The part of an RNA shown here (large-subunit ribosomal RNA, domain V) has 583 nucleotides and comes from a soil metagenome. The prediction has a mean pLDDT of 83. It matches the Rfam family "Bacterial large subunit ribosomal RNA". RNAcentral holds the full RNA, with entries from MGnify.

[in-house]
Context: one part of a larger RNA
RNA sequence: CCCGCCGCUAGACGGAAAGACCCCGUGCACCUUUACUAUACCCUUUCAUUGAAUUGCGGGAUGUUCUGCGCAGGAUAGGUGGGAGGCUUUGAACCCAGGUUUUUGGACUUGGGGGAGCCAACGGUGAGAUACCACCCUGGGCAUUCUGUGAUUCUAACGUCUCUCCCUGAUCGGGAGAACGGACAAUGGAAGGCGGGUAGUUUGACUGGGGCGGUCGCCUCCUAAAUUGUAACGGAGGCGCUCGAAGCUUGGUUCAUGACGUUUGGAAAUCGUCAGUCGAGUGUAAAGGCAUAAACCAGGUUGACUGCGAGACCUACAAGUCAAGCAGGUACGAAAGUAGGACUUAGUGAUCCGGUGGUUCUGUAUGGAAGGGCCAUCGCUCAACGGAUAAAAGGUACGCCGGGGAUAACAGGCUGAUCGGAGUCAAGAGUUCACAUCGACGCUCCGGUUUGGCACCUCGAUGUCGGCUCAUCGCAUCCUGGGGGUGUAGAAGCUCCCAAGGGUUAGGCUGUUCGCCUAUUAAAGCGGUACGUGAGCUGGGUUCAGAACGUCGCGAGACAGUUCGGUCCCUAUCUGCGGUGGG
Numbered sequence: 001c002c003c004g005c006c007g008c009u010a011g012a013c014g015g016a017a018a019g020a021c022c023c024c025g026u027g028c029a030c031c032u033u034u035a036c037u038a039u040a041c042c043c044u045u046u047c048a049u050u051g052a053a054u055u056g057c058g059g060g061a062u063g064u065u066c067u068g069c070g071c072a073g074g075a076u077a078g079g080u081g082g083g084a085g086g087c088u089u090u091g092a093a094c095c096c097a098g099g100u101u102u103u104u105g106g107a108c109u110u111g112g113g114g115g116a117g118c119c120a121a122c123g124g125u126g127a128g129a130u131a132c133c134a135c136c137c138u139g140g141g142c143a144u145u146c147u148g149u150g151a152u153u154c155u156a157a158c159g160u161c162u163c164u165c166c167c168u169g170a171u172c173g174g175g176a177g178a179a180c181g182g183a184c185a186a187u188g189g190a191a192g193g194c195g196g197g198u199a200g201u202u203u204g205a206c207u208g209g210g211g212c213g214g215u216c217g218c219c220u221c222c223u224a225a226a227u228u229g230u231a232a233c234g235g236a237g238g239c240g241c242u243c244g245a246a247g248c249u250u251g252g253u254u255c256a257u258g259a260c261g262u263u264u265g266g267a268a269a270u271c272g273u274c275a276g277u278c279g280a281g282u283g284u285a286a287a288g289g290c291a292u293a294a295a296c297c298a299g300g301u302u303g304a305c306u307g308c309g310a311g312a313c314c315u316a317c318a319a320g321u322c323a324a325g326c327a328g329g330u331a332c333g334a335a336a337g338u339a340g341g342a343c344u345u346a347g348u349g350a351u352c353c354g355g356u357g358g359u360u361c362u363g364u365a366u367g368g369a370a371g372g373g374c375c376a377u378c379g380c381u382c383a384a385c386g387g388a389u390a391a392a393a394g395g396u397a398c399g400c401c402g403g404g405g406a407u408a409a410c411a412g413g414c415u416g417a418u419c420g421g422a423g424u425c426a427a428g429a430g431u432u433c434a435c436a437u438c439g440a441c442g443c444u445c446c447g448g449u450u451u452g453g454c455a456c457c458u459c460g461a462u463g464u465c466g467g468c469u470c471a472u473c474g475c476a477u478c479c480u481g482g483g484g485g486u487g488u489a490g491a492a493g494c495u496c497c498c499a500a501g502g503g504u505u506a507g508g509c510u511g512u513u514c515g516c517c518u519a520u521u522a523a524a525g526c527g528g529u530a531c532g533u534g535a536g537c538u539g540g541g542u543u544c545a546g547a548a549c550g551u552c553g554c555g556a557g558a559c560a561g562u563u564c565g566g567u568c569c570c571u572a573u574c575u576g577c578g579g580u581g582g583g
Stems, first nucleotide, its partner, number of pairs: 001583008010575003014570002022404004027400002029396004035201005042193008051154016068137001075130001078136005085119003094113008158181003162178006204216003213233001217239006240385001241283001242342002247301007255279001257275005281290002284347001286345003305328004311322003317386001330339003353379007361372002411458001412456001413454003417451001419447006428438002465540001466538003470532001471529005478503003481498006505519005546564004550559003
């Protein structure tokens, strides 16, 4: 050096399982509820199956019978018409007794007595004239009929998982008969309510992982790199209006501030003179403008017009912006002219659907109408502001699927704020004396053990704390070794330099690393090695499914809160390492 055999597992980001954690998907499932929308059940009303009677309270119709009073007038005149007669031995006037009604005057009526007259016309009063007849009105009684409602009763529908008998030798079923219930119950139709019992769904995005928080449209400035444009959970602020004058036009004026003067009057009120390019003011943020003023004041007014619009800016689209000029009619101005809102840039919302007004459009055989169109206008914090629906919240540790190292938790990497160490400057402490020792405010480095930042390999899997076992390295050295300084008398120390050969204990508590404690020791070092080491062990902790407490939540459930319990697979191919044999 080559080839075996027996072993060990450090590596092959070893094998196994398209990661269960995390995020994403306008994915799924199941669960919850004061999410949304339905719906079963239930309640109530009403109609049908569903009938009878009595009674109370109502309503309608028909018949009959009454009722009706202002004043005047014989006196209780409902209206209109007809009407000159009507009633009476089939019992008039009048008298007695009773009833109804009443405006207390009377009216109507029943019975008895009575035994022949009474009323109207005429007249008078009055708006209207009476007897008698007819048709009506107001209100009432009675009868009949229809109907509503409450109560009670009935039985014949209907009911009985009460009893007897029969089919029948039968706790089914049916029939017959009792008894009880009874037009209720029950069933069906139509409505209103209630309704996680059930069902279908929704429950936004951005985001230095996600959640929590914040934000989401528009305007101004900076970032923005001297055209325009330009991002961030970059830095600052505003808007969701206002004003019929704060618009238009014509004419005029000049502000802020300072100096000086001037009663009350002061730093500052009003007044005067001078200076005053803009420092004032401009409805409202900021920027850009503005004194020829766009600022301030006054006169007149409504152009804060109707129909259009060449041409441009901006721009994916849809939108947004500027605009001369033409026609009509208008305001101001002597006129030239100016005026289609406001110094400019925010003050906003597409489409659908619907409302209102107008209209020379349309009009389902025709004429109309309904409906629609067109013009004008109204209704959205559709603010998640290019607006999924008219209408929507949560849980999942019982979870599932598709994906992602596009994105978190472990480890690594980059960085090194934080952390650890060194140097430097030397104010000061050290009785004196910066530097024996300590060293502020700072500055310059190093390390890559902490907590972080970033999100670069890995989510078709890189197993996570601690312990056990076995280690190996660094030195910023705990002990042992050699030295310098000392505020080193000696001893014991302090500090610095060199030094990694070897060593660096055993227990108690806790899952602990750490830490505290006990007893020793020369010493009981600090770190790296995927916080070394689970294809070496363990499995106490953390981190599935069960259960409980506290707390939170209406709830399903949740909690770097607690508690009890809880499956740790791999026969070694290669590299590596140990042993052994052959060539």